[in-house]
Context: one part of a larger RNA
RNA sequence: UGACGGGGACCCGCACAAGCGGUGGAGCAUGUGGUUUAAUUCGAAGCAACGCGGAGAACCUUACCAAGUCUUGACAUCCCGUUGACGGGGAAGUAAUGUUCCCUUCUCUUCGGAGCAAUGGAGACAGGUGGUGCAUGGUUGUCGUCAGCUCGUGUCGUGAGAUGUUGGGUUAAGUCCCGCAACGAGCGCAACCCCUAUCUUUAGUAGCCAGCAUGUAGUGGUGGGCACUCUAGAGAGACUGCCGGGGAUAACCCGGAGGAAGGUGGGGAUGACGUCAAAUCAUCAUGCCCCUUAUGAUUUGGGCUACACACGUGCUACAAUGGCGUAAACAAAGGGAAGCAGCCCUGUGAAGGUGAGCAAAUCCCAAAAAUAACGUCCCAGUUCGGAUUGUAGUCUGCAACCCGACUACAUGAAGCUGGAAUCGCUAGUAAUCGCGGAUCAGAAUGCCGCGGUGAAUACGUUCCCGGGUCUUGUACA
Numbered sequence: 001u002g003a004c005g006g007g008g009a010c011c012c013g014c015a016c017a018a019g020c021g022g023u024g025g026a027g028c029a030u031g032u033g034g035u036u037u038a039a040u041u042c043g044a045a046g047c048a049a050c051g052c053g054g055a056g057a058a059c060c061u062u063a064c065c066a067a068g069u070c071u072u073g074a075c076a077u078c079c080c081g082u083u084g085a086c087g088g089g090g091a092a093g094u095a096a097u098g099u100u101c102c103c104u105u106c107u108c109u110u111c112g113g114a115g116c117a118a119u120g121g122a123g124a125c126a127g128g129u130g131g132u133g134c135a136u137g138g139u140u141g142u143c144g145u146c147a148g149c150u151c152g153u154g155u156c157g158u159g160a161g162a163u164g165u166u167g168g169g170u171u172a173a174g175u176c177c178c179g180c181a182a183c184g185a186g187c188g189c190a191a192c193c194c195c196u197a198u199c200u201u202u203a204g205u206a207g208c209c210a211g212c213a214u215g216u217a218g219u220g221g222u223g224g225g226c227a228c229u230c231u232a233g234a235g236a237g238a239c240u241g242c243c244g245g246g247g248a249u250a251a252c253c254c255g256g257a258g259g260a261a262g263g264u265g266g267g268g269a270u271g272a273c274g275u276c277a278a279a280u281c282a283u284c285a286u287g288c289c290c291c292u293u294a295u296g297a298u299u300u301g302g303g304c305u306a307c308a309c310a311c312g313u314g315c316u317a318c319a320a321u322g323g324c325g326u327a328a329a330c331a332a333a334g335g336g337a338a339g340c341a342g343c344c345c346u347g348u349g350a351a352g353g354u355g356a357g358c359a360a361a362u363c364c365c366a367a368a369a370a371u372a373a374c375g376u377c378c379c380a381g382u383u384c385g386g387a388u389u390g391u392a393g394u395c396u397g398c399a400a401c402c403c404g405a406c407u408a409c410a411u412g413a414a415g416c417u418g419g420a421a422u423c424g425c426u427a428g429u430a431a432u433c434g435c436g437g438a439u440c441a442g443a444a445u446g447c448c449g450c451g452g453u454g455a456a457u458a459c460g461u462u463c464c465c466g467g468g469u470c471u472u473g474u475a476c477a
Base pairs, nucleotide, nucleotide: 001477002476003474004473005472007471008470009469010468011467012466013465015461016460019425020424021423022422023421026316027315028314029313030312031311032310033309034307035306042053043052064302065301066300067299068298069297070296073125077124078123079121080120081119082118083117084116087104088103089102090101091100092099106115107114108113127291128290130289131288132287136285137284138280139279140278141276143274148187149186150185151184152183153182154163155162156161167178168177169176193268194267195266196265198236199235200234201233202232203231204230207226208225209224212223213222214221239262242256243255244254245253246252318418322377323376324375325374326373328371334365335364336363339358340357344353345352346351384415389410390409391408392407393406394405395404431453432452433451434450435449436448437447
């Protein structure tokens, strides 16, 4: 100087408390451990691994296993020879690839050849998701969006170092004020950036329709208009600016006015010096080591989907604030050409047929659902709950047996609110309700977004956890 303390003082955080809803019990989904297996590829391991890499394993992916093939190779550059192609079509054969055979078939030219491509050969080499993240780059997590981490000069100390950065206040903040052997500065904080909340202005189609016409069974449908909504450009606006009180006449704090918004308005992006030999050699790159007729390449089939069990994360429930039926209303944000697909017809339905319109503020996906209204059920393992199973189908796709999603009919399991324990959340939040997107042929209860409805509680900081500042002790570095 740090680190540590079941030392002290002060302060903060959904840390506790006050509340609301969960998890832990059930069924299922998903990940992991374990076990099994020819293989169940590999990685991730307290917080910070476990719906994680994987934004999507039927083949492919795929790295694993079995079996079959290839050996300058699936891919790159160089040399020599041969051919004229490459490509396309057909046949034999195979589980499939490999293999064998047949047909068709280049350009330029100074006619020497050159280009390009295929094929054969020799080796240099290719190749490796093989090892080492404790050899590395890059990227990432975490403490933590915590308020810290340092430097120059000066001063003090023999020195390591100290001072500044401590102190009195204050703040979300090393934020600011005052003081002070310090005076300044840098990286962080804040602001500058984006979205959102109010208004003005410009613009007015594909958006809108107040007023004026016109038309229809009906509809901004048409003329017309840009007032309004909206869209998207430019501005304004919030700064403790104003008033009162407190405070040291400071910083600042409390209250008030005006205002759409008030003291950081709400949200996002933004992550200092460093810590964990943290994670990743399987995104990529890369040193060294290893394989080289195989640890490389390729094909078929299987596996990653197994199942006495254990754990994590979720979904659906256990019902009446509910289930079911009928008819009615109100979003936002997105996607669409190898695409989204209206209307119409067929089907109980998944869907099929047809194919209008739309590269989309124009058309389509598209029905928002909770909600409100009416009816029914009457507290039951039920008109709750939907697992499981049977049968028949639909769709995608060479192909749904292993191993897809969906539909109809039938079946109708556990489950009556969950022990010890434990998690999230402070406001348009929790809870609850649907909608969309990425990946994607198909395949979400996951993930990333969007809006609808919309709470309760916070006395307080004694205690648990984590963090910050000062101080103290130490046999630790």

A computed fold for a 477-nucleotide part of an RNA from an uncultured bacterium, annotated as small-subunit ribosomal RNA, 3' major domain.
RNAcentral holds the full RNA, with entries from Greengenes.
It matches the Rfam family "Bacterial small subunit ribosomal RNA".